[in-house]
The RNA shown here (c-di-GMP-I riboswitch aptamer) has 85 nucleotides and comes from a Desulfobacterales bacterium. It matches the Rfam family "c-di-GMP-I riboswitch aptamer". Its family is annotated with cyclic-di-GMP binding in the Gene Ontology. The sequence was found by an Rfam model in a public genome assembly.
RNA sequence: AUAGAGAAAGGGCAAAGCUGCCGAAAAGCAGUGACGCAAAGCCACGGGUCUACAGCCAAAAGGUCAUGAUAGCCGGGUUACCGAC
Numbered sequence: 001a002u003a004g005a006g007a008a009a010g011g012g013c014a015a016a017g018c019u020g021c022c023g024a025a026a027a028g029c030a031g032u033g034a035c036g037c038a039a040a041g042c043c044a045c046g047g048g049u050c051u052a053c054a055g056c057c058a059a060a061a062g063g064u065c066a067u068g069a070u071a072g073c074c075g076g077g078u079u080a081c082c083g084a085c
Base pairs, nucleotide, nucleotide: 004085006082012037013036017032018031019030020029021028035072041078042077043076045075046074047073048070049069050068055064056063057062
């Protein structure tokens, strides 16, 4: 230095809920709040999952569909604090 692993120390992030904004929705953003997390930092490349404005089918009810979303679903890529092993 790198890899595996994760004692201690300094800390970090922030689930659900509530309030506001925004969106057709899923969701996202901000405040509050902490369920948890050693990458719960970042990236939609692969898979999964969620939504369906518009489009298509239908007499209708509805069905179908991602170009939308999810990194705190998994895999992958990439960056990174500490120093017991």